[in-house]
RNA sequence: GGGCGCUUGGUCUAGUGGUAUGACGCCUCAUUUGCAUUGAGGAGGUCCCGGGUUCAAUUCCCGGAGUGUCCA
Numbered sequence: 001g002g003g004c005g006c007u008u009g010g011u012c013u014a015g016u017g018g019u020a021u022g023a024c025g026c027c028u029c030a031u032u033u034g035c036a037u038u039g040a041g042g043a044g045g046u047c048c049c050g051g052g053u054u055c056a057a058u059u060c061c062c063g064g065a066g067u068g069u070c071c072a
Stems, first nucleotide, its partner, number of pairs: 001071007010024003018055001026042005048064005
C1' cells in the first nucleotide's frame, strides 16, 4: 500500500427497514446475626462519525475513523 471482516449501555452479545435482546456488572428491597447465595424490582444505549435513499435507517448505499486478519 491492497483485499476481507467487525464497531450496539461499564463489559460481552442477539437482532432486523417500523424508537433494541439477553448475560455479567451496578443500585434498591426481601431472605441472614453479618457476608455470600437466591428471589423481586430499577437505573443505564445520539446502535463509531458524516452524507444519501426512504413516509420511516441500528438495518440498505457512499465516504471517513478505529480495530482484527490475510497478502505484498
This is a predicted structure of a 72-nucleotide RNA (transfer RNA) from Talaromyces islandicus.
The coordinates come from a structure-prediction model, not an experiment, and the mean pLDDT is 82.
The organism belongs to Talaromyces sect. Islandici, within Eukaryota.
Its Rfam family is "tRNA". By type it is a transfer RNA.